[in-house]
Order: sequence, then structure tokens, then C1' cells
RNA sequence: GCGGAUGGCCGGAUGGUCGCGGCGCCCGCGUUCCGCGGGGGUCGAGGAAAGUCCGGACUCCACGAAGCAACGGUGCCGGGUAACGCCCGGGCGGGGCAACCCGACGGAAAGCGCCACAGAAAACAGACCGCCCGCGUGCGGCCGUCCCACGGUCCGCAGCGGGUAAGGGUGAAACGGUGGAGUAAGAGACCACCGCGGGCCCGGUAACGGGUCCGGCACGGCAAGCCCCACCGGGAGCAAUGCCGAAUAGGGAUCCCGCGGGCCUUCGCGCCCAGGGCAGCUUCGGCCCAGGGAUCCGGGUUGGCAGCUCGAGCCGCGCGGGCAACCGCGUGGCCAGAUGAAUGACCAUCGCCGUCCUUCGGGGCGGUACAGGAUCCGGCUUACAGGCCGUCCGCGCAC
Repeated sequence: GCGGAUGGCCGGAUGGUCGCGGCGCCCGCGUUCCGCGGGGGUCGAGGAAAGUCCGGACUCCACGAAGCAACGGUGCCGGGUAACGCCCGGGCGGGGCAACCCGACGGAAAGCGCCACAGAAAACAGACCGCCCGCGUGCGGCCGUCCCACGGUCCGCAGCGGGUAAGGGUGAAACGGUGGAGUAAGAGACCACCGCGGGCCCGGUAACGGGUCCGGCACGGCAAGCCCCACCGGGAGCAAUGCCGAAUAGGGAUCCCGCGGGCCUUCGCGCCCAGGGCAGCUUCGGCCCAGGGAUCCGGGUUGGCAGCUCGAGCCGCGCGGGCAACCGCGUGGCCAGAUGAAUGACCAUCGCCGUCCUUCGGGGCGGUACAGGAUCCGGCUUACAGGCCGUCCGCGCAC
């Protein structure tokens, strides 16, 4: 200097005029409650407010607790956190020269299922080409013989039979790989190393890693196919929910289960048993015991207040623990609460980027990202013009 990887930050500024929402203060008017008008002060969108994908806080649910089932989610180990499918650190696997990045990362000997086409053959498979051996078969060549016939322990091709799975082909994938020795030619049939299975020892909290010994060794892949295993999970959601006010029709129809028995008696009831029911089943507890459930038609309220922003808080600084995520302590400060939904419009000067011109002082033109709350937090994912800072890797050059 170029290219790459990764972490953090900003993402417009200033002045003026007019116009907004919250909180609070002052003044004036109206007799009070309360209302109206005016004037200042202060605060007022995001790193993603987005997607609605996870996890919660909070609210409600005549059902609650425990267990089971169904359904759904997560899936290596350790740690963090209120919790998580998140974050940090580590292991293994994959990509990359590397810095780094990615992983749906438990189980294929519990079972079922799938691997099209091609190919001989796709899971205890298999011979298309090829290689080797044989033939009393056929053809041709060569030799022996003057020719024919005949012969040959010779060669080639075809055919038939046998052996082979090392070489080639097919395919995403071919029943371990490389080398050796051996064989007619081959083959874990044999040997060494690697791989695979198992034992033992060592290191590590662990996932795992290292060493050594034994064994020619059971047969591939897919579980982001069903499944098995471990762990987790009640349902809805701020349009939750609560209060006030107002209004209507305390509306109507149909169906199902049930409305039982005993004792005492002061004849009111009380007690016991059974029965019907309360978002799957069982047990326990509780509730309604005259109730429990289903369907349809129709009417009223579309008002106000709370929930509502003080929080598992957030931001800054310092100290301690920890590799880190993060935790603890101290201190200073505090940042929207709207409700058809508030921060906008105009002017000017700059900033940044691109481009043209240049007398190199500068000038002209154009552009300035993704995008805006609605219960609130912790995350993940997606979008983003331009700019700044740090660390690391690779290549080239110079000193």
C1' cells in the first nucleotide's frame, strides 16, 4: 500500500418564524366545586420502534393440588440469566492459506420406512467390460512333409465351462483405504500402518483427548421420515382487567342429564348416604346441590377514568471477583404516555457523499439511509446512503 475478517460508535448540526403533546408554575375572569382565557419553565421516538419468532413480568379464568395421557418445544459439555430456542467459554465435525465463520451436534444393534433413474449389483448384494485357467468345439496363421492327408508341449479370434471382484464403467453413494507379500489371475485369505470394535491406564468438573494392548473385524446413508431417549411446557391476552355514568327487553325459543332416600326432632332445620355436574383420565380437596350444559333469534352500551410508565429499571463514572458472558459494592443523573392517535411546515448557513469546472483560492449542480411508539422488559431475525475508531489475518514493497 492492497485485499480480507471481526468488535464498537455516529447516522445530521446551528439560528429564526409559525404550529403540537405531557408535567408543573404564575396571572386574570366567573360565588364555591369546577370551568374558561393568557404567559413562561421543563421534557418529548429507535438501533432497529419492524417481524410477531422465542422467554418472561402483570391481569383474568369454579375449579385447585398431585400423577398420567394427548399435543407442542429443545437436544454435545460447563457456566450466565427472572427465564429462553438467548449469551459466554470449551469439545467435536465442516468451510477457508489464515484471521475467522457455520452446525437441526442424543440414538441407525428397539421397531417401521425410504435410497428415483442409471448400473451386474443399493445392505450379509453382485458380474457389463476386463483378467486367469481348461476344452476330445469351430475358423485362421506358423512349423514338420515334394503336394494332399496327418501331426505339434505354438499363436490369435470366436464359442462353451470354471475361477475372480484387484483394474475400468454406472451413480450422490458400491460391503473399508494405502503399500507389501502371495496367486494361474486375484481377494483381509496373509502382513504393516490408517480406519472400525473392545479392554486398561493417564489428563480434564465434563463433552472429549492421549497412550498401550487384543481382535481380521457385525451390514452403507437418511431420524430437518415416523419413531426411541432425556429435559421443559395450563389457557388466553392491555381490545387483559377494574371502576363510574348512561341506556335497553331482569327479553324470547328449543334440546339433554338430574331434581332421590334415611335418621333425629323443639316439625324451623340439622346430620348421613347416594345421584347429576364443574375445558382429557385417576385420586384427594373444594363448589353448585336445584342445579349443570348445548344451539338459535333479538335488544342496549360504541361515554369517561384507571391500568399508563418508577422499572427482574436505564445511562455515566469508580472499585472488587471472573478467561468471558456476567455478578457484587459505591456514587451522580433520569429521558413519550398519546387515544382517529403528539415533535411538523418554511427560510438561511454549514457538515458529509457523488459529479463537472478550476487562475488550485474555490465555484456550480444533485443527493443525504433503513425507518416512527401504544402494557413493559430480556433476546433473536430482517432492512440500512454515508462516516469514524480499534484489533487480527494474508500478500507485495521499502528501511
The RNA shown here (Bacterial RNase P class A) has 399 nucleotides and comes from Tranquillimonas rosea. Its Rfam family is "Bacterial RNase P class A". By type it is a ribozyme. Lineage of the source: Bacteria > Pseudomonadati > Pseudomonadota > Alphaproteobacteria > Tranquillimonas. Its mean pLDDT, the model's own confidence on a scale to 100, is 76.